[in-house]
RNA sequence: CGAAUCCGUUAGGGGUGGCCUCGAGAGGGGCCUGAGAAACACCCUCAAAACCUGAUCCGGGUCAUACCGGCGUAGGGAAACGGGCCUACCGAACA
Numbered sequence: 001c002g003a004a005u006c007c008g009u010u011a012g013g014g015g016u017g018g019c020c021u022c023g024a025g026a027g028g029g030g031c032c033u034g035a036g037a038a039a040c041a042c043c044c045u046c047a048a049a050a051c052c053u054g055a056u057c058c059g060g061g062u063c064a065u066a067c068c069g070g071c072g073u074a075g076g077g078a079a080a081c082g083g084g085c086c087u088a089c090c091g092a093a094c095a
Base pairs, nucleotide, nucleotide: 001091002090006083007082008081009080010079011045012044013043014042016039017032018031019030020029021028022027051076052075053074057070058069059068060067
């Protein structure tokens, strides 16, 4: 001198389903789960926990649905900087 947890900035990534109902349609309303079911909001950014794939998957449950659990330390998946902390271990440099 160096880490992570924590905060911020900029940039980036991501999802938007099920049921009922009104309507010719466009679209509107209600209910369920959830952080979020198109907000201007929410979540996530190196990762066992944003999200995607496997998956028209498996078990349970529900009016129904990724609703719950499994799969799952699976395979993919978007980063830099600043602040703060500054204890132990470890590493580096110097004496």

The RNA shown here (TPP riboswitch aptamer (THI element)) has 95 nucleotides and comes from an uncultured bacterium.
The model forms 96% of the base pairs in the Rfam consensus.
The coordinates come from a structure-prediction model, not an experiment, and the mean pLDDT is 76.
Rfam family: TPP riboswitch aptamer (THI element). The family has 115 seed sequences and 16,130 matches in Rfam 15.1. Rfam's curators write: Vitamin B(1) in its active form thiamin pyrophosphate (TPP) is an essential coenzyme that is synthesised by coupling of pyrimidine and thiazole moieties in bacteria.
It was read from a public genome assembly, where an Rfam model found it.